GlmS glucosamine-6-phosphate activated ribozyme aptamer from a Peptococcaceae bacterium, 164 nucleotides, folded computationally. It matches the Rfam family "glmS glucosamine-6-phosphate activated ribozyme aptamer". Gene Ontology terms of the family: regulation of gene expression and catalytic activity. It is annotated as a riboswitch. Of the family's consensus pairs, 89% are formed in the model. Model confidence (mean pLDDT): 77 of 100. The source organism's lineage runs through Bacteria, Bacillati, Clostridia, Eubacteriales and Peptococcaceae.
[in-house]
Parts: sequence; structure tokens; C1' cells
RNA sequence: CAAUAUAUUAAAGCGCCAGGACCUUAAGAGGAUUUUCUAUUUAAGGUCGACGAGGAAGAGGGUUAUCGAACAAUUCGGCGGAUCCCUCUCGGUGGCUUGUCACCGUAAAGCUUGCUUAAAACCGAGGAGUAAUUCUCGGGACAAAGAGAAAGCUGACAAGACAA
Repeated sequence: CAAUAUAUUAAAGCGCCAGGACCUUAAGAGGAUUUUCUAUUUAAGGUCGACGAGGAAGAGGGUUAUCGAACAAUUCGGCGGAUCCCUCUCGGUGGCUUGUCACCGUAAAGCUUGCUUAAAACCGAGGAGUAAUUCUCGGGACAAAGAGAAAGCUGACAAGACAA
């Protein structure tokens, strides 16, 4: 370095499933004349159970942790986790140092303007499964928050230092 086999890992809008919904099989029951059909009960085994955007200095604490899309159907219900929030510390900006204050988090101040930025759904093709369902590829459309870069505007107090 290559091949084969086994095991582990892969995920953070993420994982999971005791309720629920749905599927399959079996058993029992019911209706109709045999084949057969229907819904329901029980048992076993399965499937579904949130579509992406955005989000991490460190520690502690808190809990229904930001934004829109689709639908009006379970994206129901629940559990865990979590980049959310608060406090402190550290760090950045406000010319330099220290302290306070404000806003932020290494792309590290705010405001305004316009610009840039989805996926599912949907259509098509193929694969897995008896099925519920699921995976992959292609086509094409539409957000908001936030962020980025651009332009414009605004940007603290006290003491001290430096320069004029």
C1' cells in the first nucleotide's frame, strides 16, 4: 500500500419510545349461502413519531431554548440531550493605560438602507420491504430570524500618559 473478515464509531433541531396511530401474522368472534368479506378483540413482530435556516470563550445555575416553511393530518403525546437565557470570570470595540459603563464573543460597538443565503412538501426515476413505511438520485419553487460584505450615520464617564 492492497484485499478479505469481524468489532467499534458516525447523529446536537439531534437521539429515543412505555402512550397513540398504522402494518403484518396467528387465534377467537360477527354478517352473509359454500368460496369469501367486514370491522373489532387478544397475542407476537414491526413502521411512523418535526421540514430546514441559525446557533459553542470558560465555569456555575435555569428550563415548554431562536427563526420561519408545510399542513389543518400524529409536525399528537412523552423522555433525554442541546450551541438558548441568567450570573461570574476571561477577552474584544468605544484613540493609549487603569477603573466603571454600554454593546458584543475571537469574523468580538450600535443603527439605517438595499444585496446575498433553505429543506421538506411537489413532480419524475430507481432500490429495500408481504405491508405500514423507508433510502438514493434527478427536476424545479418559495421563507424568517440571524449572519456576512458594501454604503451612510452615531459612538460614554473618571483619573493618568503621550502628541499638538